A computed fold for a 73-nucleotide RNA from Candidatus Ryanbacteria bacterium RIFCSPLOWO2_12_FULL_44_26, annotated as transfer RNA. The prediction has a mean pLDDT of 81. The sequence was found in a public genome assembly. NCBI's taxonomy places the organism under Bacteria, Bacteria candidate phyla, Candidatus Ryaniibacteriota.
[in-house]
RNA sequence: GCGCCUGUAGCUCAAUUGGUAGAGCGCGAAGCUUAUACCUUCGUGGUUCUAGGUUCGAGUCCUAGCAGGCGCA
Numbered sequence: 001g002c003g004c005c006u007g008u009a010g011c012u013c014a015a016u017u018g019g020u021a022g023a024g025c026g027c028g029a030a031g032c033u034u035a036u037a038c039c040u041u042c043g044u045g046g047u048u049c050u051a052g053g054u055u056c057g058a059g060u061c062c063u064a065g066c067a068g069g070c071g072c073a
Base pairs, nucleotide, nucleotide: 001072002071003070004069005068006067007066010025011024012023013022019056026044027043028042029041030040031039049065050064051063052062053061
């Protein structure tokens, strides 16, 4: 330099061929306990990497960047 893959909550990841952004863990509170832990219940969570474009509607499609990874030279 070229090609491919990935980027969504604090972390690991979903999101049905474009139609209300979710789960587990974590964190907070309550219950339980002499107390802590475990367990149960409730709550807490987002500029979907950035900027444009297409569309009635974009996490999803298109373009250009940024970051990380893999391969080739």